RNA sequence: AGUGGGUCAGGCAGUCGCCGCCUCCGCAAGGAGGGGGAGGAAAGUCCGGACUCCGUAGGGCGGGGUGAUGGCUAACGGCCAUCCGUGGUGACACGCGGAACAGGGCAACAGAGAACAGACCGCCGAUGGCCGCGGGCGCAAGCCUGCGGAUCAGGUAAGGGUGAAACGGUGCGGUAAGAGCGCACCGCGUCUGCGGUGACGUAGACGGCACGGUAACCUCCACCCGGAGCAAUUCCAAAUAGGCAGGCACGCGCCCUCGCGGCGCAGGACGGGGCCCCCGUUCGUCUGCGGGUAGGAAGCUUGAGCGCACCAGCAAUGGCGCGCCUAGAGGAAUGACUGCCACGCGCGUUGGAAACGGCGUGUGCACAGAAUCCGGCUUAUCGGCCCACUUU
Numbered sequence: 001a002g003u004g005g006g007u008c009a010g011g012c013a014g015u016c017g018c019c020g021c022c023u024c025c026g027c028a029a030g031g032a033g034g035g036g037g038a039g040g041a042a043a044g045u046c047c048g049g050a051c052u053c054c055g056u057a058g059g060g061c062g063g064g065g066u067g068a069u070g071g072c073u074a075a076c077g078g079c080c081a082u083c084c085g086u087g088g089u090g091a092c093a094c095g096c097g098g099a100a101c102a103g104g105g106c107a108a109c110a111g112a113g114a115a116c117a118g119a120c121c122g123c124c125g126a127u128g129g130c131c132g133c134g135g136g137c138g139c140a141a142g143c144c145u146g147c148g149g150a151u152c153a154g155g156u157a158a159g160g161g162u163g164a165a166a167c168g169g170u171g172c173g174g175u176a177a178g179a180g181c182g183c184a185c186c187g188c189g190u191c192u193g194c195g196g197u198g199a200c201g202u203a204g205a206c207g208g209c210a211c212g213g214u215a216a217c218c219u220c221c222a223c224c225c226g227g228a229g230c231a232a233u234u235c236c237a238a239a240u241a242g243g244c245a246g247g248c249a250c251g252c253g254c255c256c257u258c259g260c261g262g263c264g265c266a267g268g269a270c271g272g273g274g275c276c277c278c279c280g281u282u283c284g285u286c287u288g289c290g291g292g293u294a295g296g297a298a299g300c301u302u303g304a305g306c307g308c309a310c311c312a313g314c315a316a317u318g319g320c321g322c323g324c325c326u327a328g329a330g331g332a333a334u335g336a337c338u339g340c341c342a343c344g345c346g347c348g349u350u351g352g353a354a355a356c357g358g359c360g361u362g363u364g365c366a367c368a369g370a371a372u373c374c375g376g377c378u379u380a381u382c383g384g385c386c387c388a389c390u391u392u
Base pairs, nucleotide, nucleotide: 001390002389003388004387005386006385007384008383010341011340012339013338014337015336016335018037019036021034022033023032024031025030039367043378044377046376047375048374049373050372051229052228053227054226063225064224065223066222067221068082069081070080071079072078083097084095085094086093087092098220099219103218104217105214106213120160121159122156123155124154127153128152129151130149131148132147133146134145135144136143137142168186169185170184171183172182173181187209188207189206190205191204192203193202194201195200233298234297235296236295243289244288245287246286247285248284251265252264253263254262255261267283268282269281270280271279272278305324306323307322308321310319311318312317343364344363345362346361347360348359349358350357351356
C1' cells in the first nucleotide's frame, strides 16, 4: 500500500416516566419491595422450514422453480470444499457455469457475402481466347512457336474494407497468385493409458479441421414443488336485536294460507301542556336452549436455543460433556433530561528535529427498532478493535 475474515455497537451516576413477571400488605381500589425489558441488521418480505387449518395431495396433465462437481443441512435459490473460465504481480475477486449432430426459430444496421456463405477493392491471369511484336514451315489459306499487354473467360478467402460475429492461429515451404495444399508448434476433435468419488487434469497416438453464435426465444434432459397463512387456528362469553322450545296472560270486529297470523277499533304506558279535548311515540310477559358480536383467554416463546471445553472433519457441519434461561406487548412498552468520563473531527495555544503529545474550546457520536418462531440472502450503517495473508 492492500486482500480476506471475525467482533463491538459507548460507559457510569442521578431525576422523572412506560410494559410484563415475582413476593408481601390490603375486603377492594390500590400500595411497598425485588427482578427483567430490541438488533446486527429487529428492515426488505426475496428464498427455505417448523406450526395451524383446508384437505388426503399415490399417479398423470398443466404451471412454477433450480442447474459445474462432491459434501453439509429440517430445508433452501443457502453454506463449505473443489473444478473450469475471466480479471489481478499477488493475497484474492467475479461467473443465471446442463444440452446447439432431438427439433423449430432468430441475427437489426453496415457489408460483395451472415451458414454447409461470399469476388466490392486488391492479387494472379499458370490454362484457353483476343490484341501487339518476332521466329520457323507452306505457292496460298493457314499451322507451329517465343515474348509482351491485363483485354475476356477464369483462378484466388493471403491482404484491405463492413460488422457483435466473416468458416482455426503463427511461421516455413509451396504456387501464376493463393489456399491445411504440405510440414512444425499451438488450438480443436476422437481413442487409449494414468491420477481423482467426481467435475476435471495429464501423457501418448490418430484425425487436416469437420462440429460458428443465441437456450435471458421455444424446446429437450435431470431434480424439486398441494393451497392458504398467527388477522393461521382453538376455547370462554355480556347488553340489545333476531331464532327455537315451554308456561302464563290476552276486549270487539273483519280477512286468510286457520297459526292469537295480519289489519282496524277500543284500551294501557310515555311524551308535548297546569288540566281536558287533541297530537305524537309505543305495546304481550316470564323461563330455558343454541348461534354469533363486543370483550377475555390459549397459540406465545425451552428453542433445528445460547456460552465454554473436548472429539471427528481441510471446511461447512456433526457428536459429546458441563453450565445458563435471555422481551413477550397486543392500536402495540423498551423513553426523556442532566452531569462526568471515553472516542472521532475542527480551531487556538504549547512541547518536540520529526513521529507524536499536553492544555483550552466548539462540534459530532451511525443505521435503525421486536409483533408466532427458526435457518439464510439482500439492503442500510459514525467509528473502533482483533486475526490470517499478499506486494514493495
Bacterial RNase P class A from uncultured Pararobbsia sp., 392 nucleotides, folded computationally. The prediction has a mean pLDDT of 76.